[in-house]
Parts: sequence; C1' cells; structure tokens
RNA sequence: GGAGUCGGCUGGACAGUCGCGUCAUCCCUUGCGGGGUGCCGAGGAAAGUCCGGGCUCCACAGGGCACGGUGCCAGGUAACGCCUGGGCGGCGCGAGCCGACGGAAAGUGCAACAGAAAGAUACCGCCAACGGUUCCAACCUCGCCGCAAGGUGAGGUGGAAUGCGGGCAAGGGUGAAAUGGUGCGGUAAGAGCGCACCGCGAGUCCGGCAACGGACCGGCACGGCAAACCCCACCGGGAGCAAGACCAAAUAGGGAGACUAUGCCGCUGCCCGCGGUGUCUCCGGGUAGGUUGCUUGAGCGUACCGGUGACGGUGCGCCUAGAGGAAUGACUGUCCUCGACAGAACCCGGCUUACAGGCCGGCUCCGCCA
Repeated sequence: GGAGUCGGCUGGACAGUCGCGUCAUCCCUUGCGGGGUGCCGAGGAAAGUCCGGGCUCCACAGGGCACGGUGCCAGGUAACGCCUGGGCGGCGCGAGCCGACGGAAAGUGCAACAGAAAGAUACCGCCAACGGUUCCAACCUCGCCGCAAGGUGAGGUGGAAUGCGGGCAAGGGUGAAAUGGUGCGGUAAGAGCGCACCGCGAGUCCGGCAACGGACCGGCACGGCAAACCCCACCGGGAGCAAGACCAAAUAGGGAGACUAUGCCGCUGCCCGCGGUGUCUCCGGGUAGGUUGCUUGAGCGUACCGGUGACGGUGCGCCUAGAGGAAUGACUGUCCUCGACAGAACCCGGCUUACAGGCCGGCUCCGCCA
C1' cells in the first nucleotide's frame, strides 16, 4: 500500500424568529377560557409483534394424563427460543463464519423408480472342498470266463464336467443408499478368516464439572430416516392497559317501605283464585362522561472491585416524553462531506427486519521498503 474479517460509536452543526404539547408558577376571567415566564419534549431501530418477563383481572388443593414448546455441555439472567465461554461437525490459507447439534441396543413405521435383495437377499457370476450324477483313461484289489494271451464286472485311486444338492458374497449390474474401506496373506472359491493402516465400539484407564478428548483393548456387535410416530430431559393455566381500579348523570328497568285501594283492567257471565295497574321516599347495580392505572425504572452515567466472558457487587452523581384525537414543526442566516431508514401510546429484556453517509479500534492474508 492492497484485500479481508470482527467489534464499537454516530445518524448534520451553530445562532435567531415564529409556533406546538404536558407540567410548575403568576396575571386576567363568575365560568369556559386567555396571556406571561420557566423546565422538559422520540429512536437505534420508537418498526415487525416473533420470543421472554413485570404489572392487572379471571381460574386454580396436590399429583398424573393429554396437548404445545425447547433440545450438544457449562454458565449468565427476573426470564427466554436471548447472551457468554467451551465441545463436535462443515467452510475458509487465515482472522473468522455457519450448524433443529439429545436418543436408531425400547417399540411401530417409511424408503418412489430401478434392483435378486432396502432387512436379513442371490439375477449374472465365482468354486467343485463335501454329497450326487455323467464322461475318460491308466493303475491297484477282488470275482467270473479262458490252457494261455486276454476279455468282462464291481470297488478304490486319478482326471474332466456341473443340468442337481451345496459353498461364496470377491467381481458385474441397480440405486440417494447394498451389510466397514484399502492392501497383503490366505482359501476349492471366498470371507475380519489372519495381519497392517484408516474407520467403528455398548470395553478399560487417564484428563475434563460436563459436552467431549487421548491412550490401550476388542475383529466388529449387524445400515439410513426422529423438520415419521415415538422415547428421554426441562418448561408451560387463560386473557390482556380497550388489563384493571375509583367517582358517577339522563332514560329505562330492579329491590324495600308508605299512601291510595273492599278501586280499576285481564282470564271471565258469576264465586274463588291468579296476574297486571298509580303517587312519593329510600337503596343497590350499571351506561354516557370524568379520574386513575402513567412512568423512579430488572433505570442512566461514572469510578473501583470480582469474573476469560456474558454478567455481578459497592460508592458517588443524575431525572431523561407521558399525550390521549393524540405535541416534538416551520422560516431565516452561516458552514460542511448537503444528511438514510423512520414517529413513543402500560413498561422492560431480546431477536428479526429497514438504514445515505461518517468516525474509531482489534485481528488476518498478500506485496513492497528499511
């Protein structure tokens, strides 16, 4: 100098003028309201509403089942599906990045097409040890015929073959996947059958809290899929600030009492019975409306301490929107690199997504110079 990787910060600046909102205070006003002054007044994501918690109401003895979620290990935390550290696997020369990453010796199930076979299999192929069968020729033994040469039958040995039983899984072929791989030995042919290396393991020892790692040992126990059911461990009641609490009109309706009333209306023409009907006072629920919940909080800053770190502890300092049809804006001047995504609505911790540009730091690789 170039290329890259990880982390943090920032998100126009200054001044003036005019506005907007809550609050405090003062003045005017019967009141509604108006005016002055002062403080404060959006974000790193206020967003998506995905996860976790606080808070509130409802439900709830305890335990289990069912259902849902999470899923390597340890730690952090109020909690988490988040974060930190570690392990394993994959990618990268590297800094570093990515990973639904528990269990396939519980059980059930699945694997299109192809293929003999996708769980215990043999299509092609290899073998002829073993049991057969067929053929060949010589030798041996025995029997029979012959005086003899010799002929003939049976058995054995040997060789060849394999339509049969059988042995094999090396090779071919199918497939995403074929029963550990490569090599040497071995064998009738083969095969962890034996050996070396690699792989594997439910064994032993050592290290580590653990995940896991290392050494030794074992010829290998029988393949894949759990984002298939399932098993194991842990977690989980429901609804949400339009939660909820308080005050409380008008109208209608409810309850109690008093008066009227031997009334009137209906069933019903009559008797009995039942139901309804007026005025006043009081009570309670509840609607509109108002008040509250509402911002001092798992808060922010800083110093020190503990910890590899996430984080925790102590001291000191600070108060930083709280509206509610909803405020945070506009103009002017100067300057610059000419300014992105975007607007609180109960609060907090995360994750994810959007984002013009700028600044700082750690580390890695390559080239050059000294």
A computed fold for a 370-nucleotide RNA from Luteimonas sp. A482, annotated as Bacterial RNase P class A. The same sequence occurs in records of 2 taxa. Its Rfam family is "Bacterial RNase P class A". It is annotated as a ribozyme. Its family is annotated with ribonuclease P activity, tRNA processing and dimeric ribonuclease P complex in the Gene Ontology. A source record names the gene rnpB. Model confidence (mean pLDDT): 77 of 100. Lineage of the source: Bacteria > Pseudomonadati > Gammaproteobacteria > Lysobacteraceae > Luteimonas.